[in-house]
The prediction has a mean pLDDT of 78. The RNA shown here (Bacterial RNase P class A) has 342 nucleotides and comes from a mouse gut metagenome.

This record gives sequence, C1' cells and structure tokens, in this order.
RNA sequence: GUAGGGCGGAUAAUCGCAGCUGCAGGAGCCGAAAGGCCGCAGAUGAGGAAAGUCCGGGCUUCACAGGGCAGGAUGCCGGCUAACGGCCGGUGGAGGCGACUCCAAGGAAAGUGCAACAGAAAUAUACCGCUGCCUGAAGGGCAGUAAGGGUGGAAGGGCAGCUUAAGAGACUACCGCCUGGCUGGUAACAGACAGGGCACAUGUAAACCCCAUCCGAAGCAAGGCCGAACCAAAGCGAUGACGUGGCCCGCUAGCUUUCGGUAGGCCGCUCGACCUGGCUGGCGACAGCCAGGCUAGAUAGAUGAUUAUCCAAGACAUAACCCGGCUUACAGCCCUGCUUCU
Repeated sequence: GUAGGGCGGAUAAUCGCAGCUGCAGGAGCCGAAAGGCCGCAGAUGAGGAAAGUCCGGGCUUCACAGGGCAGGAUGCCGGCUAACGGCCGGUGGAGGCGACUCCAAGGAAAGUGCAACAGAAAUAUACCGCUGCCUGAAGGGCAGUAAGGGUGGAAGGGCAGCUUAAGAGACUACCGCCUGGCUGGUAACAGACAGGGCACAUGUAAACCCCAUCCGAAGCAAGGCCGAACCAAAGCGAUGACGUGGCCCGCUAGCUUUCGGUAGGCCGCUCGACCUGGCUGGCGACAGCCAGGCUAGAUAGAUGAUUAUCCAAGACAUAACCCGGCUUACAGCCCUGCUUCU
C1' cells in the first nucleotide's frame, strides 16, 4: 500500500425495570365478562449496523379461468438462493509498476429527437488551402478535392503506398469493421482462416423508443377470537315478568334471547430459510449430514443508576411481525493473505 476477517470497555457489589421458569396457593384484590394483578427465589434481557425504509421473501386479508393494454423494475455469461435490483465464479472494457479496484456492460445497420459555445459544416457542408478553367492583371467567378490547416469532446474508418490536374477505398498491403463457416469453451467470448472496398460507419438509449425477462393490491394500526355500553329484531311482562338466597305475601317496570360489534381484553409475538461445533461435496457463493443449544418480545413501550478497581479511557447508535440483502454512520484495537520500495 492492497484485500479480507474479528472485537466494539472489563470485573464486582447494591438498588431498580421487562418478560419467563420454579415454589407458594391467601383460595386474596380489580373487572359485568373476557381477562389481569399481588409474595419468594432463580437465570435471562438490543446491534454490527437494532439506522435509512431502498430492494427481495415469509406471513395475513382482499382480488384472481386465460390473454392483452397501461405502468414499473431489471439488462454480458454461468451458477447460488425461498427470492432479489443480492452474492459467487468467469468474459469484455477502464485505471494502477503491482497486489488489486471500478463498470446500468442488450440494441445507434427500425424510427424520432438532441449535440450549448466554437466552427464553413455535427451527418451534411468547401472557411483557409490544393488543382483546373474563365477573366489582360490585381482581384474575382465557376468547377473538382476531405490529403493538409483551423474549430470542437467528436469532422466522413486508421496508416503507408499507387494513381491523379489536385485528390479521394478509385486501387493495393497491414490494422479495424462486416459476412461466412472452422477450432477451443456449457456460455459470454477467444483464436486463426476466407470473403466483402467498406453507401453499416460521430456521439447520446440513467432522451423517446425497440427487444427480452420479471412484477395482482395493501400491510402486524395486517388479521383472528372474546366482548360491557349502545343500535336493531324476536319473545315475555300491570292477568305483576325479572329481581328480592328456596316458597308465599308485599314491592314495582321492565326482563330474556339473538344479530352486529364500540370501549376493553386475548392471540398474532417469536422455534426460525435459527444459533454453535464438527464432518462431507464444491475454486466459491452455497448445499447435505451428525451432535449440542434456546438467545428480548414490550404496547406509552424494559437494558438504567450508584459505588469501587483497572486500562488502551470507550465511537456510531437503542428492537416493535419475522427473515435475506443493499446503503449510510462509526473512537479505538487485534489477526491473516498478498504487493511495492529500502
């Protein structure tokens, strides 16, 4: 210098907080119910990005025969994966002495658009120059010419020759381009060969567009269950219902059931494409097998505070349905491979 990996203050004590497990079992408290709470002990309790919410998937509800339009995303090849716009391995291109890094890398020979300034001209043209002709000359005009100059990021494939009035793929060699088959490779592609004078030939597709592939929508405030009040319906009720502990008397105006579902409660909720170790296959991403492990789950939202000791003196930042990625932030420390110089 380059590539990759790991750690992200430590130890102890005390007081708290969160859910859990065990014991305890007053048979207590709150609530109409659903359900919740109280004691003691124990272990456990944020991250590498928990972040941004940018992609992909699981899960849930709704929609859906099939096809098309619109819209969006992606875009070299092969592989991995639940899937991806991710990752791995290659190809091609660009940068670096190198290790290595970077690339949205299909199509500009379907069409359209755009290319500021400069420049004569941006895909079509003659400004200077060169050449020929006209004109008596200076000068001017007409024609030819993209070899040279000038402008520009970019100027009619490049370069050397031949030809020519001067020139020009007009012609020739090489390079490039296109076409064709051949060889190697799964492929992208690479290599050599033959042919085509090249009227395919500036750039731009993160401009429209064309081609190919993929995509139903909304999200845990998803959604499911229970369910006061209240609304509605039905039934019963002054011939006294329901209630008043069973019965009678008395009292008196509501009562019961059902549908829906508000407040409220519970579930969803954390065992999962999971973690650790080993073995096997693979260059690798990854896959398979074996053994072991359980590692927050709140709903106003827990991770904190104090003290002591130590050092390298502690950065960025705090879960909210879950998982795979990407991107961004980050004090300091450690390890490994490789490169260059001395």
It matches the Rfam family "Bacterial RNase P class A". Rfam classes the family as a ribozyme.
The RNAcentral record of the sequence draws on MGnify.